Source information: Model confidence (mean pLDDT): 81 of 100. A computed fold for a 74-nucleotide RNA from Mesotaenium endlicherianum, annotated as transfer RNA. Rfam family: tRNA.
[in-house]
RNA sequence: GGGGCUGUAGUUUAGUUGGUUAGAAUGCCGCCCUGUCACGGCGGAGGUCGCGGGUUCGAGUCCCGUCAGCCUCG
Numbered sequence: 001g002g003g004g005c006u007g008u009a010g011u012u013u014a015g016u017u018g019g020u021u022a023g024a025a026u027g028c029c030g031c032c033c034u035g036u037c038a039c040g041g042c043g044g045a046g047g048u049c050g051c052g053g054g055u056u057c058g059a060g061u062c063c064c065g066u067c068a069g070c071c072u073c074g
Stems, first nucleotide, its partner, number of pairs: 001073007010026004019057001028044005050066005
């Protein structure tokens, strides 16, 4: 250098043929429970879906470019 796979919340991840609020677990914060902690229960914050652009009425999803990691060919 050529080809392929992966990238979504702090972490691990789901997301169907593009479709009407972007979810779950865990962690974090608050409250309840308890003599205290833990466990348990309830609630909350946290995401511009790696980045930039395009297509579309509508993009996490399709297209192009680009970045990072891994695999592979030379």